[in-house]
Context: one part of a larger RNA
RNA sequence: GGCAGGGAGUUUGUUUCAGUAGUGGGGUUAACCGGCUGUCGCCGGGCAACCUAAGCGAAAGCGACAUGCACGUAGCCGCCUUGAGCGGCGUGGUGCGCGGUGUGAAAGCGCCGGAAAUUACUGGGGCAAGACCCGAAACCGGUCGAUCUAUUCCUGGGCAGGGUGAAGCCCUUCGAAAGGGGGGUGGAGGCCCGCUACCGAUAUUGAGUAUCAAUUCAUUCGGGUGAUCUGGGAAUAGGGGUGAAAAGCCUAACGAGACCGGUAAUAGCUGGUUCCUCCCGAAAUGUAUCUGAGUACAGCCUGGCUGGAGGCGGAUGACAGGGUAGAGAUACUGAUUGGACGGUCAAGGUCCGAAAGGAUCAGCCGUCCUGUCAAACUCCGAAUCUGUCAUUGCCCGAGAAGGCCAGAGUGAGGGUCGUCGGGGUAAGCUCGACGCCCGAAAGGGGAACAACCCUGACCGUGGUUAAGGUCUCUAAAUGCAGGCUAAGUGAUAAAGGGAGUCCGGCUCCUCAGACAGUAGGACUGUAGGCUUAGAAGCAGCCAUCAGUUAAUAAGUGCGUAACAGCUUACCUAUCGAGGAGACGGGCCCUGAAAAUGGAAGAGACUAAGCCUGCUACCGAUACCUCGGGACGCUGUGCGUAUGUGCAGCGUCAGUAGGGAGGCGUCCUGCGGGGGCAGAAGCGCGGGCGUGAGUUCGCGUCGACCCCGCAGAAUCGAAUAUCCUGCC
Numbered sequence: 001g002g003c004a005g006g007g008a009g010u011u012u013g014u015u016u017c018a019g020u021a022g023u024g025g026g027g028u029u030a031a032c033c034g035g036c037u038g039u040c041g042c043c044g045g046g047c048a049a050c051c052u053a054a055g056c057g058a059a060a061g062c063g064a065c066a067u068g069c070a071c072g073u074a075g076c077c078g079c080c081u082u083g084a085g086c087g088g089c090g091u092g093g094u095g096c097g098c099g100g101u102g103u104g105a106a107a108g109c110g111c112c113g114g115a116a117a118u119u120a121c122u123g124g125g126g127c128a129a130g131a132c133c134c135g136a137a138a139c140c141g142g143u144c145g146a147u148c149u150a151u152u153c154c155u156g157g158g159c160a161g162g163g164u165g166a167a168g169c170c171c172u173u174c175g176a177a178a179g180g181g182g183g184g185u186g187g188a189g190g191c192c193c194g195c196u197a198c199c200g201a202u203a204u205u206g207a208g209u210a211u212c213a214a215u216u217c218a219u220u221c222g223g224g225u226g227a228u229c230u231g232g233g234a235a236u237a238g239g240g241g242u243g244a245a246a247a248g249c250c251u252a253a254c255g256a257g258a259c260c261g262g263u264a265a266u267a268g269c270u271g272g273u274u275c276c277u278c279c280c281g282a283a284a285u286g287u288a289u290c291u292g293a294g295u296a297c298a299g300c301c302u303g304g305c306u307g308g309a310g311g312c313g314g315a316u317g318a319c320a321g322g323g324u325a326g327a328g329a330u331a332c333u334g335a336u337u338g339g340a341c342g343g344u345c346a347a348g349g350u351c352c353g354a355a356a357g358g359a360u361c362a363g364c365c366g367u368c369c370u371g372u373c374a375a376a377c378u379c380c381g382a383a384u385c386u387g388u389c390a391u392u393g394c395c396c397g398a399g400a401a402g403g404c405c406a407g408a409g410u411g412a413g414g415g416u417c418g419u420c421g422g423g424g425u426a427a428g429c430u431c432g433a434c435g436c437c438c439g440a441a442a443g444g445g446g447a448a449c450a451a452c453c454c455u456g457a458c459c460g461u462g463g464u465u466a467a468g469g470u471c472u473c474u475a476a477a478u479g480c481a482g483g484c485u486a487a488g489u490g491a492u493a494a495a496g497g498g499a500g501u502c503c504g505g506c507u508c509c510u511c512a513g514a515c516a517g518u519a520g521g522a523c524u525g526u527a528g529g530c531u532u533a534g535a536a537g538c539a540g541c542c543a544u545c546a547g548u549u550a551a552u553a554a555g556u557g558c559g560u561a562a563c564a565g566c567u568u569a570c571c572u573a574u575c576g577a578g579g580a581g582a583c584g585g586g587c588c589c590u591g592a593a594a595a596u597g598g599a600a601g602a603g604a605c606u607a608a609g610c611c612u613g614c615u616a617c618c619g620a621u622a623c624c625u626c627g628g629g630a631c632g633c634u635g636u637g638c639g640u641a642u643g644u645g646c647a648g649c650g651u652c653a654g655u656a657g658g659g660a661g662g663c664g665u666c667c668u669g670c671g672g673g674g675g676c677a678g679a680a681g682c683g684c685g686g687g688c689g690u691g692a693g694u695u696c697g698c699g700u701c702g703a704c705c706c707c708g709c710a711g712a713a714u715c716g717a718a719u720a721u722c723c724u725g726c727c
Stems, first nucleotide, its partner, number of pairs: 001727006011129013026051003032045005055062002065097001068096004075089005080083001098113006132272002135269001139262006150236009159226001161193003164189001168185007198223003203219002206217002238254001240250003275662006285298005299410002301407006310395003314392008326380001327378002333374003338369007348361005413438004418434006443454003458628003462624003468618003471603003477615001479614006490605001496590003500587005506581004517574005523547003528542003553568001557566002629652010663716001665713001667711008681700008
């Protein structure tokens, strides 16, 4: 890992609700006793006890509507103009009124009052218990451990060889001495070298890693007469020991050993929780919480009962409310650019003055002009929104709104190239509001892709469309008409930039000749004045006239030291038809950088790209059609009845979850059947049922099995790193 078998909401007590049944102005007995009987049990007794029959109040205590009025459901009755009409009565229901009690001076407020309970069984919940099952780390008690290891004690044992050469002593020498030097001798040392033995374990972060080995192997390395190593025998025990101290070690995992017990500890946490079909179908929010992984109440879901006429999220209009978007600035508050004027000028700067002091600048305040802003500004002010009313629409006696009871789940949400906001540089970010969707939604499209587009799947038949598409992959147009693009733009992106190209209107010039080109002219006063070494159109300052002309600046740009020179404006000639400018729009280019080679899905396309219009076609579980099924309700026939037939209307995606009806397994009682002329089981095959399942045939096998009704359960497995066995 595979297969088989095992494997999880149980039981008791109590309480609440529903269903069924009994009795009912009451209901029921418990232990126990007696009788019967088939050890089940049945019958009778047992009024002890419990619930109910009155409430309110802390208590003392006091103590209520068998209805006074009205509305009105179901239903019944009456009437006629037979309309789903009108009127009357009206169990249940409701509104008033009235009453009990507590409080209070009272008003008022709280609870209660116009009689339904109780017992049993079954089922759904709550509580207490192991309480659906498995799962801790821990805590406490007792017991066992120092054959490992830590330390200590007792008693033994081991340490090749070599080196160094302390004290002491002897000889000699120097010295007054103390003492020193030299030569020997001597043999000290937690001395030195050392793969002696032995002990250790530095590095390779080597090998090995299901190993030779749950710590080994290789090489290398440390100690090796000592705080040395070691045999045997003893001691210390679990909040305790021992520790040259690492929270190390205490029998292969010690920040508190192991084993057994308390024990099914507890787990707001993880995992798992077993057959089918049908109906409905959530939440991820609010408040509180030592609370944010939980829980309580509310909200939203389900089922039952009740109720009895309304309900609504749609549309349009009117009226009312608002102060957002936008906008605004002598309409306020505040911010804010530049300037002018006025005021003030203590301290600071500058100037005058010997000083006193004065003036001024900046600053501050104010007025005016000018240019900008605001969530906590508003003279203004939408669209939306909300409320009411009207008209209309939709749902509703086939039962609206509302109410009561019972059962839940949820209380981690998420997305949006939807809209509106707060935070943040931003984010597949975060926090909100409204809507939709995913969650819990399949199908078609989007290459692929929870939430984007189309569309909400009961089962089948045939067709038509939606979104999206129609060159090939690939179903359907190489469709039609008119434009644009040349970038493979299409087939990512901004500010900014573009004599890319197309379109539009506007202004100006133009056969009295425009624009561009070519040729010629471009003068005089004058070198304007000033300045300056010089300043002559052309360093700079001021002014910028007059004349001659077809035109000609007191000069556009080069240039000179200054002149000169070149050139331009301007004019003429030549040429001969459009030209110049700004603006707006379409497509396009640029701006444009990312990590394996590489993506419009691919091929490929000049349309098979983009824009406008048109016609066909393809294309979903959508829509239509036909056949079938289920559920709810209505009508109707049958039936004692929850049932069933027919017709009609509506519905039938679904997680958590609620409700309903079924299938199957073991066993029990009663009834009915089958089986050695072949039961169960097993194998293969045919049929029925939406399904759980069931039935038939053949084979195998060899002794039990099935059906109906009623009951009772250790009653259904694919998953729990599930358990056990086998392979």
A computed fold for a 727-nucleotide part of an RNA from a Candidatus Aenigmatarchaeota archaeon, annotated as large-subunit ribosomal RNA, domain II. The source organism's lineage runs through Archaea, Nanobdellati and Candidatus Aenigmatarchaeota. The coordinates come from a structure-prediction model, not an experiment, and the mean pLDDT is 81.